[in-house]
RNA sequence: GGCGAGGUAGCUCAGUUGGUUAGAGCACAGGAUUCAUAACCCUGAGGUCCCGGGUUCAAAUCCCGGUCUCGCUA
Numbered sequence: 001g002g003c004g005a006g007g008u009a010g011c012u013c014a015g016u017u018g019g020u021u022a023g024a025g026c027a028c029a030g031g032a033u034u035c036a037u038a039a040c041c042c043u044g045a046g047g048u049c050c051c052g053g054g055u056u057c058a059a060a061u062c063c064c065g066g067u068c069u070c071g072c073u074a
Base pairs, nucleotide, nucleotide: 001073002072003071004070005069006068007067010026011025012024013023019057028044029043030042031041050066051065052064053063054062
């Protein structure tokens, strides 16, 4: 340099044939339980869906450009 995959919550990821509140597990906060802690149970908070532009009534999802990470290859 070429090709491919990927960037969504603090972490690991799901969601991509466009559609009406953007989710799960873990972690975190509060509660319940306990002599106390852990575990289990209940509730809650937390997001510019990498960045910019375009298409559309509507974009995390489609298109274009950029950027970063990983893999293969020269």
Predicted 3D model of a 74-nucleotide RNA (transfer RNA) from Comamonas sp. lk. Rfam family: tRNA. By type it is a transfer RNA. Lineage of the source: Bacteria > Pseudomonadota > Betaproteobacteria > Burkholderiales > Comamonas. The coordinates come from a structure-prediction model, not an experiment, and the mean pLDDT is 81.